Annotation:
Large-subunit ribosomal RNA, domain I from a Thermodesulfovibrionia bacterium, 589 nucleotides, folded computationally.
Context: one part of a larger RNA
RNA sequence: GGUAUAUGGUGGAUGCCCAGGCAUCAGAGGGCGAUGAAGGACGUGAUUAACUGCGAUAAGCCACGGGGAGGAGUUAGUAUCCUUUGAUCCGUGGAUUUCCGAAUGGGGAAACCCAUCCCGAGUAAUGUCGGGAUAUCUUAUGCUGAAUACAUAGGCAUAUGAAGCGAACCCGGCGAAGUGAAAUAUCUCAGUAGCCGGAGGAAUAGAAAUCAACCGAUAUUCCCUCAGUAGCGACGAGCGAAAGGGGAAAAGCCCAAACCCAGACUACAACUAAAAAUUAAAUAAUAAUAUGUUUUAAUUUUUAGUUGUAGUCUGGGGGUUGUAGGACCACAUAAGUAGGACUGUUAUAUGAUAGUCGAAUGAGCUGGAAAGCUCGCCCAUAGUAGGUGAUAGGCCUGUAGGCGAAAUCAUAUAGCUACCGAAGUGGUAUCCUGAGUACCACGAGGCACGAGAAACCUUGUGGGAAUCUGGGGGGACCACCCUCCAAGGCUAAAUACCUGCUGAUGACCGAUAGUGAACCAGUACCGUGAGGGAAAGGUGAAAAGAACCCCGUUGAGGGGAGUGAAAUAGAACCUGAAACCAUAUACUU
Numbered sequence: 001g002g003u004a005u006a007u008g009g010u011g012g013a014u015g016c017c018c019a020g021g022c023a024u025c026a027g028a029g030g031g032c033g034a035u036g037a038a039g040g041a042c043g044u045g046a047u048u049a050a051c052u053g054c055g056a057u058a059a060g061c062c063a064c065g066g067g068g069a070g071g072a073g074u075u076a077g078u079a080u081c082c083u084u085u086g087a088u089c090c091g092u093g094g095a096u097u098u099c100c101g102a103a104u105g106g107g108g109a110a111a112c113c114c115a116u117c118c119c120g121a122g123u124a125a126u127g128u129c130g131g132g133a134u135a136u137c138u139u140a141u142g143c144u145g146a147a148u149a150c151a152u153a154g155g156c157a158u159a160u161g162a163a164g165c166g167a168a169c170c171c172g173g174c175g176a177a178g179u180g181a182a183a184u185a186u187c188u189c190a191g192u193a194g195c196c197g198g199a200g201g202a203a204u205a206g207a208a209a210u211c212a213a214c215c216g217a218u219a220u221u222c223c224c225u226c227a228g229u230a231g232c233g234a235c236g237a238g239c240g241a242a243a244g245g246g247g248a249a250a251a252g253c254c255c256a257a258a259c260c261c262a263g264a265c266u267a268c269a270a271c272u273a274a275a276a277a278u279u280a281a282a283u284a285a286u287a288a289u290a291u292g293u294u295u296u297a298a299u300u301u302u303u304a305g306u307u308g309u310a311g312u313c314u315g316g317g318g319g320u321u322g323u324a325g326g327a328c329c330a331c332a333u334a335a336g337u338a339g340g341a342c343u344g345u346u347a348u349a350u351g352a353u354a355g356u357c358g359a360a361u362g363a364g365c366u367g368g369a370a371a372g373c374u375c376g377c378c379c380a381u382a383g384u385a386g387g388u389g390a391u392a393g394g395c396c397u398g399u400a401g402g403c404g405a406a407a408u409c410a411u412a413u414a415g416c417u418a419c420c421g422a423a424g425u426g427g428u429a430u431c432c433u434g435a436g437u438a439c440c441a442c443g444a445g446g447c448a449c450g451a452g453a454a455a456c457c458u459u460g461u462g463g464g465a466a467u468c469u470g471g472g473g474g475g476a477c478c479a480c481c482c483u484c485c486a487a488g489g490c491u492a493a494a495u496a497c498c499u500g501c502u503g504a505u506g507a508c509c510g511a512u513a514g515u516g517a518a519c520c521a522g523u524a525c526c527g528u529g530a531g532g533g534a535a536a537g538g539u540g541a542a543a544a545g546a547a548c549c550c551c552g553u554u555g556a557g558g559g560g561a562g563u564g565a566a567a568u569a570g571a572a573c574c575u576g577a578a579a580c581c582a583u584a585u586a587c588u589u
Stems, first nucleotide, its partner, number of pairs: 001588009015574001016538002020509002022506006029498002031165002039100003042055003046078002050074002061094006070082003105114003115134007136162002139159006169200001170198005180187001184234001210217002221248005231239002252490003255434001259317024285291001322468001324433004328427004339420002344416010355403003361376005377394002379383001385397003439463008449475001470485005525532002545573001548560004
């Protein structure tokens, strides 16, 4: 030095465990915010660093319910208190709720600085303090008001609403690339990711200018199928329907127009009244003329009013469809009724937010401990589960099954109420039935469909109809036939999602796993920043957590003693593998 055995150290694998995760299902609910949110800063305790709670009324205040003996959170100790006159605790409704934050009086390097007006406190007075108001935009109303006459812009005031946040789902606008095609450009990825706008508890869509095929169906949405079919495609890679069938759920309506009524304005016509002008006649004044006072007549113009016609606008009625319907004409008349997709309220029922009742066991043995073993018994609409010193139907919490709300909320039904609100028959062919629309050309996009034989839908540019004897569609186009009625609008349910709440389940994980996070984790730490991002669980049944003695620096650590079933369970604490280290013994070089 090596090998082997034994005993230890180190180390933290393994086993066991669950306080945490993961996934699925179901239920309820689906928003919060200028009455100041989400999220924070700073405070707040007798003692208080942090977490949790709360907000200068600050681990809390008030009321109403529940509950019933201890309590003052995690968190021990000390001190001081509260509590059967019902505390702590749980639920409901209130009060308070600093500062920042949409942040909104102005500013600002968030949690800070500085104001104005009104009211109040205080001062000799100023300073000071308390309460309230003071941002912007939209819409409405009122007042005011430029250049510039009327006006308008603008200004001011009041009221109303908005603003910001939120996991996914939904609708719309803009819209990639890596990739695939074994290269690559059309194509694909994909209208995906991403960005922006908007809404709701769902959203979108939706009552045929739809399909079908000569038979017929009958709004939309979702599922299964049709079918990887028909098709599209450098006919490559790939993309990929629909009708029909079976289900879920079912619900249908309202305007515009014609026509009628009322009102306003404009235009025209007639009439009436007033004023002005012109012309003619008569006439006063003057000596006379010019001039022209008064009266009458005619004409013209202006203004006002009335009536009528036409047009436009507003309101009410009417009316809403394809076997065309409606207006109009004639005859009928029910009713604010039937009914409705529901504003409020009342009642009832059910449910949510605290709870509550809830059956049945004794002995012996082993053991530190009985739930184990042995013997005897009981309950069961309850033998799911968890705990209790080992494995408990009958010890505890529960479970099956019942019961329960002062207060707030949800759903359903019924009544009242607000709102909406119907209807028939025949005739005629005068009127109406959504226009820069349909359609066409060019250029694009969407349709499973890449310009193709390319219909259909949308529309940037240009052209541009018809009016029921009308118009669209049936995949170029034409005819016949069939079918539907565009250019206005509303509409539950079936469907999607799950941040958060409740419950259940698991051939899901068990601390290098499962969330990044079982533990004070989005923490420590890193980065200018966007951002990145850990490690870290287990004494024991119970702290009974080692009084006292000894060595030692009044240490660290250890030896006795004591506790405990066990201390090689002693806090660096369950088990305690290997590498590695040491000691002892044996053999060997």
RNAcentral holds the full RNA, with entries from ENA.
Rfam family: Bacterial large subunit ribosomal RNA.